[in-house]
RNA sequence: UGACUGCGACAGGGGCGCCCGGGGACGGGCUGAGAUGUACCCUUGGAACCUGACCCGGAUAAUGCCGGCGGAGGAAGGCGCGCAAACCCCCGG
Numbered sequence: 001u002g003a004c005u006g007c008g009a010c011a012g013g014g015g016c017g018c019c020c021g022g023g024g025a026c027g028g029g030c031u032g033a034g035a036u037g038u039a040c041c042c043u044u045g046g047a048a049c050c051u052g053a054c055c056c057g058g059a060u061a062a063u064g065c066c067g068g069c070g071g072a073g074g075a076a077g078g079c080g081c082g083c084a085a086a087c088c089c090c091c092g093g
Base pairs, nucleotide, nucleotide: 001086006081007080008079010077011043012042013041014040016037017030018029019028020027021026049074050073051072055068056067057066058065
């Protein structure tokens, strides 16, 4: 010097559905990290998320609820610290 991984601050990206109470508001239930939180997830890429998709199969009270599609096509990062092997430099034998 330094891959992978990790940490930090800064900056940026993203989603928020289904059901019930007649509707709104509000409350409750389901899944989930997160269903509008002062939160959560993700940041160079097989899993943040979007598109295909009013898609296909299964389950459910219902739903991206589960699986497929899917190593698909897109998608937002630079810095600092630490660091293996290896290499380079210096010192000693």